[in-house]
Molecule: c-di-GMP-I riboswitch aptamer
Organism: Chloroflexota bacterium
RNA sequence: UACCGAUAAAGGCAAACCAGGAGGAAACCGUGGGACGCAAAGCCAUGGACCUACGGCAUUUCCAGCUAGGGUAGCCAGGUUACCAAU
Numbered sequence: 001u002a003c004c005g006a007u008a009a010a011g012g013c014a015a016a017c018c019a020g021g022a023g024g025a026a027a028c029c030g031u032g033g034g035a036c037g038c039a040a041a042g043c044c045a046u047g048g049a050c051c052u053a054c055g056g057c058a059u060u061u062c063c064a065g066c067u068a069g070g071g072u073a074g075c076c077a078g079g080u081u082a083c084c085a086a087u
Stems, first nucleotide, its partner, number of pairs: 005084001012038002017033003021029001023028001036074001042080003046077003049072003055067003
């Protein structure tokens, strides 16, 4: 010094699941526990993908349909910031 990342050290995050929330229409989110994993599992919905469908559109006897302006950064790219340092 940091492209790469070690059976290193220090520290960090936290899936499923459980509890509970006067957050939300839902997807999901937040809090406490938990620990499957993670070297960006820090941050940003820009492109793709996926989830949801309040409202809107369409239809209608009912059901069923379409739609993101909502969401997932722990789906993939991209952007951006950062700890350590075997080799």